This is a predicted structure of a 1476-nucleotide RNA (small-subunit ribosomal RNA) from an uncultured bacterium. The prediction has a mean pLDDT of 84. Its Rfam family is "Bacterial small subunit ribosomal RNA".
């Protein structure tokens, strides 16, 4: 310090998530030692048991025990009395407060014990507990009578105290000080004889009380609160001020700088985090506060309204004899409960501290220690050195190895910790006294012995492989993994990190500049109020001077300790502890400075305003007014249609429409002018004229003298729609009706048409109210339009020109901006003020409040859910967007398919099996260039198991040939013959090849995965495209080049250009055909000669010769827009022409860029992984692949006369093929064919045309068309034609009369028609691949359909339109709202009742000391009664809040549901905003 995540990629905005640190933690796995800390965060829930506050005999009387002997000593007990139980210890419920923090004040106060000072301590009195006796009660606890003491209690005396009054002094003032007078008013003794105690006074210290400025949570969906309330006078009360309380008087007090109300919370020092500013937090320790079961109350006391005191009420628990009593762990342990979760019913007062005491001492769960817990922090250890055969084992492997790994073993050492044994502290200042503790520490001993785990390994983030699993099981902090090769699940090996711990969960800060003071934004990402006026507030021109609030300087106080930082130091180090120093800052006081801000006073004119003179304008309101047009009415002319649409219909019209003419009525809106022109704050404003009226601009002079800017709350205006009341209504026109369209059409289109639109008055208050851009001021290049003024110059005049002010547009510099863009009219540079934003959805919704007649508006959440949502720009793709161009793409033509029968393939069905694959174009006469067996992969049955096939080992054998039995065959069983080849050192040995047997390594698989792959292929497409280097532009993705102007079949070429070049494609190079030349002529050819045969027409290359011709095959030539004319930009090119066999790539082929389709193929082959191994391998027989209701594709043959048929005659090819072959000739057969003979391993022989031509018949019919189907008889191939071949003859003679919607091919030697050959092949061809023969028609053209290319545009698409995506409905789940109600909680109010208790009054009953009278009373006190107040309780109506509720409402999320298709492209009716 950053990183991951939105996209195909990019930049930005923006959220989510991670890496860090921390914790009183918890959970999981694991766990050696020590030190220092810490340990109920939940139920302030309830508590058994023990302990936590006593002490004093030197205050007092009594009783008992022991010892001594009593006159005594020691101890114990209850009681009176004193001091202490207000500290210490606990907890955080309450409290938003003078509670806390901080700063001051008390001239408004108190203070036991302690310290200091001066003084006093004289003399009396009456009781009472204990005790004794009687007695009540279960108990707790009492009652009556009687006795007794005190440092208990009460008078008297005295006192410098206190109170009142007077006088004087001081002081700003006062309740100050002094004096006098009056009143009131203290004391206690004890003992060890040295002390100590007691009393009043004055001070101190420490402690406490009260007041005060400032600071100290959230909510405005809490805006008004307050009646002792605010103040005064008087009184009461208190230690003391005060409405603290009361009486009377006044009507105040608080609040937008947030009162009141609600919710939450002890507070601070500090702690955690952070660079800091901040944010979060308040456990341990320390200060303060509050509380003690809940609520109330007082008593005592120096101090309490009192944790281990009292009284009362309530709840709960316990005891009880039912009459009545007892209790309060939020003290230490401990128990139950709650909870994810938090310890021992320990030891000791040795230390520190506290209480009592003169002291010894006693008490002390404060405290000191120990125990439990890895809860945290710190330290240490689990060994060290050497050791390669790189051992075994494990994992993995390409089988070679690699890793684990110097790791281990082994050798040599060491001894921390733990263990055992011995010694053994400090922790007092003279002594005694040590819980911890036989602890720390020291010494010795033995022995590597007793001591390592946890998490992770896809990216972020350090660390990778194997197996298992197969969208399952599971993982996951975010992105995301898992659907058969998972570095992401589980396990293992290995690795990485940390280490007695490691992970997880939770919470806080950080990262997050993601609430932005430091330090953000608002044109389009979230965000400028619709506009203006204006209150508070904030900010504010020039100058002089005063003050000193802000500001700055100096000094002083304070900000406890602990903590933090730093220095030194003690525990072996550290954690921890001790001593010193210290910080930014806060706050108070004093003194000073005067620049700036502020404030007071005075002045100024540049801001602002007023006045003169001009000036433009749809500025506003009211009234009047004009013409055109629509509609309606009346009348005329006139006749059959009009109207409307994509096309129609509804509608109007023979009762006379539409059309046309004339007249009239009425309402609404104002053509041209009209202009990114004008005016207005915005909304908005348009015939003309008049009246009233607001504002702006320009000019000049004078005046006022900062009067200004902004603007929360508030006020006014505010399109359209809508509402209320009353008018008006021509046209248009929600709703509604009808007609169409459509699958539907509650729409788009058409015909009608009501509200409304218009006017008057009143509401509403919203719009994509937009420049999506708040207002004001200043500054910062220009250019060019335009509107309204002014000035200059100029002119006869108007223009033009220059300049200036105010508007309104465009383009642009710097600068800004994510980019787009903005750019003196800023989105630039600055200042001031206001408004608003903080991920998407839920939602501008719910609830509440306010406004409204209503509709609704304003304000405005949460639960829940997602990891995105979004902006700008880029490249593609797409568009029922645009422009240009091409193609048998359409059009123009020719012939087909779709109808029939058959063939063939496919689907489907069937089957034991009908093997498998191919499935839009780009599967379907496809793999298959040929299934009777074989093929064959399928089925049934019969067999084999190292196997049908390969290699290795061992043994045996020549190989091999030939019988027999059985069987469907495979096979199984059993005989006979036979001893080979090569080398050699030759009775032997070796080698090669073959066969058999045996065992195991292995073979084998047309088993799976083409979505693991190689290779091959199809397709877009023979379309013209696809890229790169360098440079340049852009933050970047990317762009440029490759776009543009022409041109081409072409990214073909030319020109231009921030591009310049290059590559793969195009073209050319290759093959064939077309012309010529040349060379060579056999098996080719024949102009010439000869021969042979002859039916005398002729035939035959047979021979010689030749290569003229045909042909064959080599090599050359030829075509390049080369030439001419025109055109074009002096280009590329195009058009026409000449010449030429051929003319503009001559024709055809081969050739297929980057890529797309997870296209096809594991069944051609190869191959990873998986699977089978007496079977998914292999052999054999038979069957099947040939099935058949049906559907589709591709073909064949036809439907006839451009034809068919019989017979006869006549012709003309080319590519090819041939010895297991092609087959001539001859003979036989109706024929398929058979027999025989001959030629040819081929330019030699063989195979061989058909349409066509000529003669004859048929005459339009299911025929002399058509040939399916079936019967009989044959032929051929082949072991074998039944399932299941082809052919022949005879007979039979089906459908079909040119084919619906739709659809295919073809642009010239092409289509169409005709036959021939070949591959496969024993046989089987309507298929396929080639070949020739005959041989057309048409193309105006590019509007449309399809496909493609280039540029451009829009996009919410990128799996890319077969895209994306919206809403209802149905189902499941989740949270929320409403709801008849129901159940709680809290708060205040009114009334009733009223405990304890203080206070007041009464007090007939009771009363010792003291006082007065007098011996009785009084005064005084007490019981008791009454009254005010008063907790709890009761009643009542409220408010707020929580939970719940049949039903209901919308929302969210879910797999592949239903219905439509609203949006994104012109999204097929442009979309969107407001309203109905």
């Nucleotide at each position: 310090a950053g990183a991951g995540u939105u996209u195909g990629a990019u930049c930005c905005u923006g959220g989510c998530u991670c890496a860090g640190g921390a914790c009183g933690a918890a959970c999981g796995c694991u766990g050696g030692c020590g030190g220092a800390a810490u340990g109920c965060u939940u139920a302030a829930u309830a508590c058994a048991u023990g302990c936590a506050a006593g002490u004093c005999g030197a205050a007092c009387g009594c009783u008992c025990u022991g010892g001594u002997u009593u006159a005594c000593c020691a101890g114990a007990g209850a009681g009176u009395g004193g001091c202490g139980g207000a500290c210490g210890a606990g907890u955080g419920a309450g409290u938003a407060a003078c509670g806390c923090g901080u700063u001051g004040a008390c001239a408004a106060c108190c203070u036991g014990c302690c310290u200091u000072g001066a003084a006093c301590u004289g003399g009396g009195g009456g009781a009472u507990a204990a005790c004794g006796u009687c007695u009540g009660g279960a108990a707790a606890c009492g009652g009556g009578c009687g006795c007794u003491a005190a440092u208990a209690c009460c008078g008297c005396a005295u006192a410098g105290g206190u109170c009142u009054a007077a006088u004087a002094c001081u002081g700003g003032g006062a309740u100050g000080u002094a004096u006098u007078a009056g009143a009131u008013g203290a004391a206690a003794g004890a003992u060890u004889u040295a002390u100590u105690g007691g009393u009043g006074c004055a001070a101190g210290a420490g402690g406490g009380g009260u007041c005060u400025g400032c600071g100290u949570g959230a909510g405005a969906u809490u805006a008004g609160c307050u009646a002792g309330u605010u103040g005064g006078u008087g009184a009461g009360g208190u230690a003391a001020u005060g409405g603290c309380u009361c009486a009377c008087c006044a009507a105040g007090g608080c609040a937008a700088c947030g009162a009141u109300c609600u919710c939450u919370a002890g507070u601070u020092g500090g702690u955690c985090u952070g660079a800091g500013a901040g944010g979060a937090u308040g456990g341990c320790c320390a200060g303060c506060c509050a509380c003690a079961g809940u609520g109330g109350g007082a008593c005592u006391g120096a101090g309490a309204c009192a944790c281990g005191g009292c009284c009362c009420a309530c709840a709960c628990u316990c005891c009880u004899a039912c009459g009545g009593g007892a209790g309060g762990c939020a003290g230490c342990a401990g128990u139950a409960g709650g909870g994810a979760a938090u310890a021992u019913u320990g030891c000791g007062c040795a230390a520190u501290g506290g209480g009592g005491g003169a002291a010894a001492c006693c008490c002390u769960g404060a405290c000191g220690c120990a125990g439990c817990a890895a809860u945290u922090c710190c330290g240490c250890g689990u060994g060290g050195a050497g050791g390669a055969u790189g051992a075994c084992g494990g994992u993995u492997u390409u089988u070679g190895g690699a890793c684990u790994g110097u790791a281990a073993a082994c050798u040599c050492c060491u001894g921390u910790c733990a263990g055992c044994a011995g010694g053994g502290a400090a922790g007092c200042g003279a002594a005694u006294g040590g819980a911890c503790g036989g602890u720390a520490c020291c010494u010795g001993c033995a022995g590597a012995g007793g001591a390592a785990g946890c998490a992770c390994c896809g990216g972020c983030u350090a660390a990778c492989u194997a197996c298992g699993u197969g969208c399952c099981a599971g993982c996951a902090g975010c992105c995301g993994c898992g659907g058969u090769a998972a570095u992401a699940c589980g396990u293992a090996g290995g690795g990485u990190g940390c280490g007695a711990g490691c992970g997880u969960u939770g919470u806080c800060c950080g990262g997050a500049a993601u609430c932005a003071u430091u330090g953000g934004g608002c044109g389009u990402a979230a965000a400028g109020c619709g506009u203006c006026c204006g209150u508070a507030g904030g900010c504010g021109g020039u100058u002089a001077u005063g003050c000193a609030a802000g500001u700055c300087u100096u000094u002083g106080g304070u900000u406890a300790a602990a903590g933090g930082u730093u220095c030194c130091u003690g525990c072996u180090c550290a954690a921890c502890g001790g001593g010193g120093a210290u910080a930014u800052g806060g706050u108070c006081a004093a003194a000073g400075a005067a620049a700036c801000u502020g404030u007071g006073u005075g002045a100024c004119u540049a801001g602002a305003g007023u006045u003169u003179g001009g000036u433009a304008g749809a500025g506003g309101u009211u009234g009047c007014u004009g013409g055109a047009a629509u509609u309606c009415c009346u009348g005329g002319u006139g006749u059959a249609g009009c109207g409307g649409u994509g096309a129609a219909a509804u509608g109007c019209g023979u009762a006379g429409a539409u059309a046309u003419c004339a007249g009239g009525a009425g309402g609404a809106a104002c053509a041209c002018c009209u202009g990114u022109g004008g005016c207005g704050a915005a909304a908005g404003c348009g015939u003309g004229c008049a009246a009233c009226u607001g504002g702006g601009c320009c000019u000049g002079a004078a005046c006022u003298g900062a009067c200004g800017c902004u603007a929360a709350u508030g006020g006014a205006c505010g399109a359209a729609a809508g509402c209320c009341a009353g008018g008006g209504u021509a046209g248009c026109g929600a709703a509604a009706g009808g007609g169409a369209u459509u699958a539907g059409a509650u729409a788009c289109c058409c015909c009608u048409g009501u509200a409304g639109u218009c006017c008057u008055g009143g509401c509403c208050g919203u719009a994509a109210a937009c420049g999506a851009u708040g207002g004001a001021u200043a500054c910062u290049a220009g250019g060019u339009g335009u509107u309204g003024g002014g000035u200059g110059a100029a002119u006869c005049g108007a223009c033009c020109c220059a300049u200036u002010c105010a508007g309104u547009g465009c383009c642009g510099a710097a600068g800004c901006a994510a980019a787009c863009g903005c750019g003196u009219u800023a989105a630039g540079u600055a200042u001031c003020c206001c408004g608003c934003c903080u991920g998407g959805g839920g939602a501008g919704u719910a609830c509440g409040a306010c406004c409204g007649c209503a509709a609704g508006g304003u304000u405005g959440a949460a639960a829940c859910u997602c990891a995105a949502a979004g902006g700008a720009a880029u490249u593609g793709a797409c568009g029922g967007g645009g422009a240009c161009c091409c193609g048998c793409a359409c059009a123009a033509g020719c012939g087909g398919u779709g109808g029939a029968a058959c063939a063939u393939g496919u689907g489907g069905u069937u089957u034991a099996a009908u093997u498998c694959g191919a499935u839009g174009c780009a599967a379907c006469g496809c793999g298959a260039a040929g299934a009777a067996c074989c093929u064959u992969a399928c089925c049934u049955g019969g067999g084999c198991u190292u196997g049908a096939c390969a290699u290795c080992u061992a043994u045996g054998g020549g190989a091999c040939c030939u019988g027999c039995g059985u069987g469907a065959a495979a096979g199984c069983g059993u005989g006979g013959g036979g001893u080979g080849c090569c080398u050699u050192u030759u009775u032997g040995a070796g080698g090669a090849g073959c066969c058999a047997u045996a065992a195991g390594a292995c073979a084998g698989g047309u088993g799976g995965u083409g979505c693991a792959c190689g290779g091959u292929u199809g397709u877009c497409g023979u379309c013209a495209g696809c890229u790169c280097g360098u440079g340049u532009c852009g933050u970047g993705a990317g762009a440029u080049g490759u776009u543009g102007g022409g041109u081409u079949a072409a990214g073909u070429c030319c020109c231009g250009c921030a591009a310049c070049g290059a590559g793969c494609g195009c073209a050319a190079c290759c093959c064939a055909c077309g012309u010529g030349g040349u060379u060579u002529g056999u098996u080719g050819u024949u102009a010439c000669g000869c021969g042979c045969c002859u039916u005398c027409g002729g035939g035959u290359g047979g021979c010689g010769a030749a290569c003229c011709c045909u042909c064959a095959a080599g090599c050359c030539a030829g075509a390049c827009u080369g030439c001419c004319g025109g055109u074009g930009a002096c280009a590329a090119g195009c058009c026409g022409g000449a010449g030429g066999a051929a003319g503009g790539u001559g024709u055809g082929g081969a050739u297929g860029a980057c890529g797309u389709c997870a296209a096809a193929u594991c069944a051609u082959c190869a191959u990873g992984c998986c699977c089978c191994u007496u079977a998914u391998g292999u052999c054999c027989a038979g069957g099947g692949c040939u099935a058949c209701a049906c559907a589709c594709g591709u073909g064949u043959u036809a439907c006839a006369a451009u034809g068919g048929g019989a017979g006869g005659a006549g012709a003309c090819a080319g590519c090819g093929a041939g010895u297991g072959g092609c087959u001539u000739g001859c003979a036989c057969g109706c024929g398929a064919g058979u027999g025989u003979u001959g030629g040819c391993a081929a330019a030699u022989c063989u195979u061989a045309a058909a349409a066509c031509u000529c003669c004859c018949c048929c005459u339009c019919a299911g025929u002399u068309c058509g040939g399916a189907u079936c019967g009989c008889a044959g032929g051929c191939u082949g072991c074998a034609a039944c399932u299941c071949g082809c052919c022949u003859g005879c007979g039979u003679g089906a459908a079909g009369u040119u084919g619906g919607a739709a659809u295919c091919g073809c642009u010239a030697g092409u289509a169409a028609a005709c036959g021939c050959a070949g591959a496969u092949c024993a046989g089987c061809a309507c298929g396929c691949u080639g070949c020739g023969u005959u041989g057309a028609a048409u193309a105006c053209g590019u509007u449309c359909c399809c496909g493609g290319g280039u540029c451009u545009u829009g996009u919410a698409c990128a799996c890319a339109c077969c895209g994306c995506c919206c809403g209802u409905c149905a189902c499941a789940c989740c949270a929320c709202g409403a709801a008849a109600g129901a159940a709680g909680g809290u708060u205040a109010u009114g009334c009733c009742c009223g405990a304890a208790g203080u206070c007041g009054c009464c007090g007939a009953u009771c009363c010792a000391a003291c006082c007065c009278u007098u011996g009785u009373g009084g005064a005084g006190g007490a019981a008791g009664g009454c009254g005010c107040c008063g907790a709890a309780g009761g009643c009542a109506g409220a408010a707020c809040u929580u939970u719940u509720g049949a039903u209901u409402g919308g929302g969210g999320u879910g797999a592949a549901g239903u219905c439509g298709u609203a949006a994104c492209a012109a999204g097929g009716u442009a979309a969107c905003c407001g309203u109905a």